[in-house]
RNA sequence: AUACUUCUUCGGGGCAGGGUGAAAUUCCCAACCGACGGUAACGAUUAACAUCGAAGUCCGUGACCCGCGUUAAGCGGUUGAUCUAGUGAGAAUCUAGAACCGACAGUAUAGUCUGGAUGGGAGAAGAAGUCU
Numbered sequence: 001a002u003a004c005u006u007c008u009u010c011g012g013g014g015c016a017g018g019g020u021g022a023a024a025u026u027c028c029c030a031a032c033c034g035a036c037g038g039u040a041a042c043g044a045u046u047a048a049c050a051u052c053g054a055a056g057u058c059c060g061u062g063a064c065c066c067g068c069g070u071u072a073a074g075c076g077g078u079u080g081a082u083c084u085a086g087u088g089a090g091a092a093u094c095u096a097g098a099a100c101c102g103a104c105a106g107u108a109u110a111g112u113c114u115g116g117a118u119g120g121g122a123g124a125a126g127a128a129g130u131c132u
Base pairs, nucleotide, nucleotide: 001132003130004129005128006127007126008125009124010123017029018028019027031112032111033102034101035061036060037059038058042053043052044051045050056100057099065077066076067075068074082098083097084096085095086094104115105114106113
């Protein structure tokens, strides 16, 4: 240094202001938010090599939900949304503009409230051991 095993810790944000109404953070006007890994024509640092950061809607993962299962572990399935213009050799990622999306249960119809959840979790960091 590589791979594996075990353990520890960490691991999701958001309705301001107003309207209607008996009642709405649920409707209407408006506001706000963007988990994890990958990729990157951008940015930072550097003399360079290189390192680090950068996508809600590009690829994949997770939560929720469904099925099997001792209803456990686990396995399988399902699971949202982007265009236009510009630059350029090249744009899914850059710049500008305009859009769009968001499990289940409860409740005046909920991405944002309450609840399952002091849960689970993609994964991140660290420690120890083993192998080469």
Record summary:
Predicted 3D model of a 132-nucleotide RNA (FMN riboswitch aptamer (RFN element)) from Fructilactobacillus lindneri DSM 20690 = JCM 11027. Its mean pLDDT, the model's own confidence on a scale to 100, is 82. The same sequence occurs in records of 2 taxa.